Transfer RNA from a Nanobdellota archaeon, 72 nucleotides, folded computationally. Lineage of the source: Archaea > Nanobdellati > Nanobdellota. Its Rfam family is "tRNA". The family's RNA type in Rfam is transfer RNA. The RNAcentral record of the sequence draws on ENA.
C1' cells in the first nucleotide's frame, strides 16, 4: 500500500430497521452471632467520531480514527 474483521454499561458479550439487553462487577436491603455464598430490589451506556438514506438506524451507506488479521 491493498483486501477483511472488530468498536454497544466498569468488564466479556447480544441485539441483521421501529425510542438498548444478559452474566459477571457496583450500591442497597434480607437472611446469618459475624463472613462468603444465596435471596431480592436499584444505579449505570443513547450504541467510536462526522455525514448520508429512511417516517424510523446500534442495525443500510461513504468517510475518518483506533484495535487485530491477512497479502504484496
Nucleotide at each position: 500500500g491493498c483486501c477483511u474483521g472488530c468498536a454497544u454499561a466498569g468488564c466479556u458479550c447480544a441485539g441483521c430497521g421501529u425510542u438498548a439487553g444478559a452474566g459477571c462487577a457496583c450500591u442497597u436491603g434480607a437472611a446469618u452471632c459475624g463472613u462468603a455464598a444465596u435471596c431480592a430490589a436499584g444505579g449505570g451506556g443513547u450504541c467510536g467520531g462526522g455525514g448520508g438514506u429512511u417516517c424510523a438506524a446500534a442495525u443500510c451507506c461513504c468517510u475518518c480514527u483506533g484495535c487485530a488479521g491477512g497479502c504484496u